[in-house]
RNA sequence: CGACGACAAUGGCAAACCACAGCGAAAGCGUGGGACGCAAAGCCACCGGUCCUAACCCUCACAACUGGCGAGGACGGACAGCGGGGUUGCCGAA
Repeated sequence: CGACGACAAUGGCAAACCACAGCGAAAGCGUGGGACGCAAAGCCACCGGUCCUAACCCUCACAACUGGCGAGGACGGACAGCGGGGUUGCCGAA
């Protein structure tokens, strides 16, 4: 330096669930509690995946001459604790 990851050391993070006269349309997020787990469970939506979709836009059906209502799409959003990739980083037994 590159791999690797221990019944090692020092620390770290925090699923489900609960609370909030916190945010959002929703998925979800934030804060506090909590601890299933995690060697990148640090960070980045680039690829695949999953989830959401109020408003605007498009198509179709219905209603109807007013900008209604339903379905689908597009745009957009969420998840880094789904996989891959990128990037930074603590420790040192075999």

This is a predicted structure of a 94-nucleotide RNA (c-di-GMP-I riboswitch aptamer) from a Desulfobulbaceae bacterium. The coordinates come from a structure-prediction model, not an experiment, and the mean pLDDT is 85.